This is a predicted structure of a 91-nucleotide RNA (TPP riboswitch aptamer (THI element)) from Oryzibacter oryziterrae. It was read from a public genome assembly, where an Rfam model found it. The organism belongs to Oryzibacter, within Bacteria.

RNA sequence: CGAUCCGACGAGGGGCGCCCUUGAGGGCUGAGACGAACCCUUAGAACCUGAUCCGGGUCAUGCCGGCGGAGGGACGUCAGCGCGGCCUGGU
Numbered sequence: 001c002g003a004u005c006c007g008a009c010g011a012g013g014g015g016c017g018c019c020c021u022u023g024a025g026g027g028c029u030g031a032g033a034c035g036a037a038c039c040c041u042u043a044g045a046a047c048c049u050g051a052u053c054c055g056g057g058u059c060a061u062g063c064c065g066g067c068g069g070a071g072g073g074a075c076g077u078c079a080g081c082g083c084g085g086c087c088u089g090g091u
Stems, first nucleotide, its partner, number of pairs: 001082002006080001007078004011041004016035001017028004047072003053066004
């Protein structure tokens, strides 16, 4: 001097389904299916609407893909960081 991104702190947004079982509990996918957790915060597919949607697949389920160059959707601070110059110390 710059500081978008990344990082830290605080704050905020979000999801919690399917199958077995009387329940407790167990199984599937996933970052996360109520966790002292996990994910996301405009560079926004975290998440919601569309959706009692369409195709595939499964014991079953957004399980996978489409939809989706569709529409919505939650922020502040710091200068931790980088570059250059000067001084000092060490080698």